[in-house]
This is a predicted structure of a 381-nucleotide RNA (Bacterial RNase P class A) from Rhodospirillaceae bacterium LM-1. The source organism's lineage runs through Bacteria, Pseudomonadati, Pseudomonadota, Rhodospirillales and Rhodospirillaceae. It matches the Rfam family "Bacterial RNase P class A". It is annotated as a ribozyme. Rfam links the family to the GO terms tRNA processing, ribonuclease P activity and dimeric ribonuclease P complex.
This record gives sequence, C1' cells and structure tokens, in this order.
RNA sequence: CCAGAUGGUCAGGUGACCGCUGCCAGCGCAAGCUGGGAGAGGAAAGUCCGGGCUCCACGGAAACACGGUGCCGGGUAACGCCCGGCGGGGGCAACCCCAGGGAAAGUGCCACAGAGAGCUGAACCGCCGGUUUUAGAACCGGUAAGGGUGAAAAGGUGCGGUAAGAGCGCACCGCGCGACUGGCAACAGGAGCGGCAGGGCAAACCCCACCGGGAGCAAGGCCAAAUAGGGGCGGCACGCAGGCUUGCCUGCAAUCGCCGUUUUCGCGACCGCCGCCCGGGUCGGCUGCUUGAGGUGCCGGGCAAUCGGCACCCUAGAGGAAUGGUCACCCAGCGCCCGCAAGGGCGUGGACAGAACCCGGCUUACAGGCCAUCUGGCUAU
Repeated sequence: CCAGAUGGUCAGGUGACCGCUGCCAGCGCAAGCUGGGAGAGGAAAGUCCGGGCUCCACGGAAACACGGUGCCGGGUAACGCCCGGCGGGGGCAACCCCAGGGAAAGUGCCACAGAGAGCUGAACCGCCGGUUUUAGAACCGGUAAGGGUGAAAAGGUGCGGUAAGAGCGCACCGCGCGACUGGCAACAGGAGCGGCAGGGCAAACCCCACCGGGAGCAAGGCCAAAUAGGGGCGGCACGCAGGCUUGCCUGCAAUCGCCGUUUUCGCGACCGCCGCCCGGGUCGGCUGCUUGAGGUGCCGGGCAAUCGGCACCCUAGAGGAAUGGUCACCCAGCGCCCGCAAGGGCGUGGACAGAACCCGGCUUACAGGCCAUCUGGCUAU
C1' cells in the first nucleotide's frame, strides 16, 4: 500500500430571525403579555421475547390438556438475551454459521428415477453352476465383486480364497463397546475387546426434562356539568265508575287549543305542578407520569458477560399529540476545471427515521465517516 475480519463510535457545527409545547419568575380579574430556561433515537420502528406497575381470578399440592424452551458452565430482576467453553460445518487465515435432547418405546414419511427406499436381510443388467434344447434361448439355483437408478442402496482399499463371489480369512484405514486418565460439566484422550451390527427425517406426530394464571396506561384511581331519567321530603292541586298488586291502570266527564261567536260533532293537549335534597352514568378535568434494575467518571474483583465501592449529575412528559422553518458562514463527502506536484477555484451536498406508562433484549431500516485490535498478500529498509 492492497484485500479482508471483529469490536466500538458519530449521525453535521455555529450564529441571526420567525414560529410550536411544557416549566419557572414578574404583571394582569381573566384572556394573555414580558423575561429566563428546557424540548426525540440508535434504532423512538416491528410489537417478537422477558420483566416492573395496575386491575381481575385464585386454599395448598399433584395430574391432564395447551403453548414454549432444549449441548455444558456462568451472568441477570427475568428471558427464547448475553458471556466463556464443547461438538459439527465453512474459510489459507483473522474469523463466521448451527432449534445442537431422544431414531433400539411406538406411528408415519422418504418426491422423480430405480428391480428394490428398508428387516431379519434386496437379483434389473452382468458373473457362475445345473437342467432342457435346433447353436438363438428358456427355467432353477448361487452371487452384492462389476454396471445402472438415486440426495441416500447394507463399511473402504489391497492380498488370499472361490464354480463365481462374499469380513469368508488376513493387513491397513474407518466404525462400535470401552477399563482408565484429564475436566465442575458438555466433552476430549484412550489400554483392550468386537468382523461390523436395525439407513435418513423429530422447524412430522410423539417420548423425556424444564418453564408458563388472564388482561393491559383505552390498566387503574379521584373530582364532576347541562339535558334526560331514578329515589326521598315539603307545599299546592286532585270529578265519577270499574279492576286489582292500594297507588297505579282503563273508561267517561271536566278544562284548554284548532272555525269571529254559541251549540253539536271531530282532532289534539292535559291524567299533575313547584321547590329542596340524595345517588349512578356520560361530556369534561385531575392523577397514574417519569428519580430509574438511571446516567457519567474513577477505583477494585472477573478471560468475559457482569458485579461491588466512591464522587458527581437530573436529562421531553405532550396527549389527537409540541420538538419546525428561512438565511449566512464553516466541516466531511462527491463532481468539474487549473497545476509536474503540494495545492487552488467553482458547483453540489449530510441517511434511516419521529417519544405516547417505564425498563432489559432481539429483529429490521440506515448516506457517509472516524477509532482500536487482528489476518492474508505485495513492496522497501
């Protein structure tokens, strides 16, 4: 210098002007005005896990059902998260990836191709032996060494052996069991023994172990209007009949309105009114609400995740939802031009995104940088 790996970090800066939402102080009866100070993120997102908090349910324990998790050890309030290991896979390497318990409890599945996709072992072609036969061939038996199919076909190579073959025998490799050794463990190593055994799939059912009450700030609590409706008390008014549940219903009458008046008829209103008090709900307001498994720095324990101690700091709490816009200068980056070069000039120009009760994670989106450590290669000394 080139290519790459891992971890961390920034997410344009300053000033002026015009706005928006809370807070504090002053003024004002109030509306509001003036001044000061504060005002999004690393993901505020997806709402996928785990908790705090709140209400509801619940005597304890167990079993069953359902859902989830699944190597070992540690961290944590907890986790499906994180750290450190182990095993397997990928990469020359730094390093990365893995739902990584059980396939000898049982059931199921294994496309296409192929004779056959699985138990007590498979014969399509080929090879070998026998029988029949007109030489071609047919039938019976043996054979998993060769061919063919497939992701996968019953250990591999070689020698011996055989009618041809075969762990049938032997050597090496592989495989299974495994005394013992190391390690907290997962696991690793492995004397020795065994001719070698029933392929794969459990993000198929299932088995085993462990975990799990439900709903969510629109949780929940408090205050409480108009109107309508409910209850109580008091005052006034209150014709007849019938019924019963004894203060209501039904019918008639009376009264008032609808024609200028009267009568009749018809239709409608009225079958209580007023005052005071009580309680429930709605609109609305207040609260929950931001001081918390909190942040920063230093020291100490630990490989690390993380834990402990001390000091300092307070950092949005809005709520149909504020956190914005314009201009100037500067800074990365990019493009063009000038220049041998150092450099200079002009233009352009900063992503993803937007708190809504609060935390710990995961996942997803993200222009362009910066820092640290490490790996491979090239060049120079």